The RNA shown here (TPP riboswitch aptamer (THI element)) has 97 nucleotides and comes from a Bacteroidia bacterium. Lineage of the source: Bacteria > Pseudomonadati > Bacteroidota > Bacteroidia.

[in-house]
RNA sequence: UUUUACGCAAUGGGGUGCCUUAAGAUUACGGGCUGAGAUCAUACCCACCGAACCGGAUCCGGGUAAUGCCGGCGCAGGGAUGGCGAAAUGGAAGUAC
Numbered sequence: 001u002u003u004u005a006c007g008c009a010a011u012g013g014g015g016u017g018c019c020u021u022a023a024g025a026u027u028a029c030g031g032g033c034u035g036a037g038a039u040c041a042u043a044c045c046c047a048c049c050g051a052a053c054c055g056g057a058u059c060c061g062g063g064u065a066a067u068g069c070c071g072g073c074g075c076a077g078g079g080a081u082g083g084c085g086a087a088a089u090g091g092a093a094g095u096a097c
Base pairs, nucleotide, nucleotide: 001093002092003091004090005089006085007084008083010081011047012046013045014044016041017033018032019031020030053078054077059072060071061070062069
């Protein structure tokens, strides 16, 4: 010096599993587990400082009634934006001494 963390409105991106329940089977309303959110949502999360989400993956280790439930994979790959405002204190990048 620039940018950003934050707020507002708009725009866009994304996920929706596992178990159980009917006289039997399949599939529901309902119930249970984790989570911000389980296609009950006009909700929730994320938008390049991008782990929201996707691929790897019918992956690996642990654990559970079961499941991406936890961790690894992952300082890797892909992935959706522009605007207005921003005191103080931080972060990041550049330059000079």

Record summary
Its Rfam family is "TPP riboswitch aptamer (THI element)". About the family: Vitamin B(1) in its active form thiamin pyrophosphate (TPP) is an essential coenzyme that is synthesised by coupling of pyrimidine and thiazole moieties in bacteria. The previously detected thiamin-regulatory element, thi box was extended, resulting in a new, highly conserved RNA secondary structure, the THI element, which is widely distributed in eubacteria and also occurs in some archaea. Analysis of operon structures identified a large number of new candidate thiamin-regulated genes, mostly transporters, in various prokaryotic organisms. The THI element is a riboswitch that directly binds to TPP to regulate gene expression through a variety of mechanisms in archaea, bacteria and eukaryotes. through a variety of mechanisms in archaea, bacteria and eukaryotes. Model confidence (mean pLDDT): 76 of 100.